RNA sequence: UAACAAGAAAGCCAAACCCGUCCAAAGACGGGGACGGAAAGCCACGGGUCCUCGCCUCCUUCGAGAAGCCAAGGAUGACUGCCCGAAGGACCCAAGAUCGCCGAGCUACCGAG
Numbered sequence: 001u002a003a004c005a006a007g008a009a010a011g012c013c014a015a016a017c018c019c020g021u022c023c024a025a026a027g028a029c030g031g032g033g034a035c036g037g038a039a040a041g042c043c044a045c046g047g048g049u050c051c052u053c054g055c056c057u058c059c060u061u062c063g064a065g066a067a068g069c070c071a072a073g074g075a076u077g078a079c080u081g082c083c084c085g086a087a088g089g090a091c092c093c094a095a096g097a098u099c100g101c102c103g104a105g106c107u108a109c110c111g112a113g
Base pairs, nucleotide, nucleotide: 012037013036017032018031019030020029021028022027035100041106042105045103046102047101048098049097050096057090058089059088060087061086062085063084065082067080068079
C1' cells in the first nucleotide's frame, strides 16, 4: 500500500415506535428510543420501490340524451349498445422522495491474523 474483517479494545451511526416542526403526499429535520450496521460516511449516476400535478386509455357506479328493440301501444317501462357529464378505481407518467433496496463513483477510524 492492497485485499480481508478477529465472540479484541476504544469510539461511531441509529430501524420500528413516541413527541414536536415542515410538506399536498412520499418523506425530511430535532428530541427520546435501539432493530440492526464495518462504510447504516458522502453522492440520486443506472436499476428498483414509494408519492403525486396533469394527460391519454380502460373499468365500475350514478345522472342526462338520442337511437335500436318488444307487446303495436305500452311510455317515458324492460333490455341492448352508443354518446355526454360527474365520482371512484386501474395502467402509464413530468417533478419529488428513498444511498438503512441493489449497483456504480468518492472518501475514511481502530486493528489480531

c-di-GMP-I riboswitch aptamer from bacterium MnTg02, 113 nucleotides, folded computationally. The coordinates come from a structure-prediction model, not an experiment, and the mean pLDDT is 76. Its Rfam family is "c-di-GMP-I riboswitch aptamer". About the family: GEMM was predicted in a large-scale screen for bacterial structured RNA regulatory elements. Of the family's consensus pairs, 94% are formed in the model.